[in-house]
RNA sequence: UGAGAGGCUCGGGCGGCCGCUCCUUUGGAUCCUCGGAUCCAGGGGGGAGGAAAGUCCGGGCUCCUCGGGCAGGGUGGUUGCUAACGGCAACCGGCCGCGAGGCUAGGGAAAGUGCCACAGAGAACAGACCGCCAACCCUGCGCCCCGUCCUAGCGGCGGAGCGUGGGCGGUAAGGGUGAAACGGUGCGGUAAGAGCGCACCGCGGUGUCGGUGACGACACUGGCAGGGCAAACCCCACCCGGAGAAAGACCAAAUAGGAGGACGUAGGCGAUGGCCCGCGCCGUUUGAAUCCUCGGGUAGGUCGUUGGAGGCCGGGCGCGAGUCCGGUCCCAGAGAAAUGGUCGCCCCCCUCCCUCGUGGAGGGGACAGAACCCGGCUUACGGAGCCUCUCACGUC
Numbered sequence: 001u002g003a004g005a006g007g008c009u010c011g012g013g014c015g016g017c018c019g020c021u022c023c024u025u026u027g028g029a030u031c032c033u034c035g036g037a038u039c040c041a042g043g044g045g046g047g048a049g050g051a052a053a054g055u056c057c058g059g060g061c062u063c064c065u066c067g068g069g070c071a072g073g074g075u076g077g078u079u080g081c082u083a084a085c086g087g088c089a090a091c092c093g094g095c096c097g098c099g100a101g102g103c104u105a106g107g108g109a110a111a112g113u114g115c116c117a118c119a120g121a122g123a124a125c126a127g128a129c130c131g132c133c134a135a136c137c138c139u140g141c142g143c144c145c146c147g148u149c150c151u152a153g154c155g156g157c158g159g160a161g162c163g164u165g166g167g168c169g170g171u172a173a174g175g176g177u178g179a180a181a182c183g184g185u186g187c188g189g190u191a192a193g194a195g196c197g198c199a200c201c202g203c204g205g206u207g208u209c210g211g212u213g214a215c216g217a218c219a220c221u222g223g224c225a226g227g228g229c230a231a232a233c234c235c236c237a238c239c240c241g242g243a244g245a246a247a248g249a250c251c252a253a254a255u256a257g258g259a260g261g262a263c264g265u266a267g268g269c270g271a272u273g274g275c276c277c278g279c280g281c282c283g284u285u286u287g288a289a290u291c292c293u294c295g296g297g298u299a300g301g302u303c304g305u306u307g308g309a310g311g312c313c314g315g316g317c318g319c320g321a322g323u324c325c326g327g328u329c330c331c332a333g334a335g336a337a338a339u340g341g342u343c344g345c346c347c348c349c350c351u352c353c354c355u356c357g358u359g360g361a362g363g364g365g366a367c368a369g370a371a372c373c374c375g376g377c378u379u380a381c382g383g384a385g386c387c388u389c390u391c392a393c394g395u396c
Stems, first nucleotide, its partner, number of pairs: 001392010012346007020047012049367001053378002056376005061244004066278005072240005077091005092106001093104004107235002112233002114229003129175002131171003137167007145159005183201006202224001203222008248303004258294005267282004310329008347365007
């Protein structure tokens, strides 16, 4: 100087004028049985996010709740953090990267079932296409040696050897097919080969050491073996009631505690996702409950509603996520939904001009708005800044 990796911060600033909303307080007026309510005029304080978004997880809170089981759902290396989680931290294994680092849906394939197209001989108790071999057995041809017989010729018979074919056979090392071929490399051995044997690696077993653990290292031992996919069904381990703030609680008011039907020699309710069992309650023909249709009344007010698994600062402990102690602060609370408009200056980015200065002009400043609250995850996003680390090149 360039290219990268990991983490953090901000989320335009200041001022004037006008406006909105909540809390608190002062004064006045009206109403009222006390409380208190309403209106007017002032003072003081507060007022959208890192994601408020998605509604994907986990909870707090509220309501329902007799007990159990099945089904169903979720998670999946180890150890920790946390209220909890499918989150976070550190570590282990595997893969990627020169590296800083990144990814990981990471238990089980010998409980069972299933899939691996096409190509290929053969895709999981597999298999011989091209090849290699000629040791065993049968046979043809050529060469050649020995013996023997005879009609003594290039004759017959027998045996052995060499070479070369065929059959029977051996082989899975070499080549090919394929995403993947039933351990890898090397040496020996063999007719040629093969863990057939050996060395190392790999795999299985045992032991020792280190580690909380996943696991790692070392030593010994065994020639040792049916590959991949479970983000296929499945098996194993652990976890799981449901519904949801329009949840719900209370006050007030009103109406017709209406009419009809279904089911009906019997069911219904008891956890507002399904099924089953037990138990309990109601009911059993004047029907309870359930379901359906028609019709009527009310839909007003208060609470829930923001003081928290809270924020900030400091210190201790911990590799870390975090945790403990001390101090300090109250930081939106609406109800169709407020948190705004405007002007000026400054800031940041881009482009152009120019007297090259902190000059002038123009344009732009993202994603986006609380609605019960909190911890996470995921997604969207313009620009600026800071810290640490890696690699390459050059210089000193």
The RNA shown here (Bacterial RNase P class A) has 396 nucleotides and comes from a Planctomycetota bacterium. The prediction has a mean pLDDT of 75. The model forms 90% of the base pairs in the Rfam consensus. It matches the Rfam family "Bacterial RNase P class A". Rfam classes the family as a ribozyme. About the family: Ribonuclease P (RNase P) is a ubiquitous endoribonuclease, found in archaea, bacteria and eukarya as well as chloroplasts and mitochondria. NCBI's taxonomy places the organism under Bacteria, Pseudomonadati, Planctomycetota. The gene name in the source record is rnpB. The RNAcentral record of the sequence draws on ENA.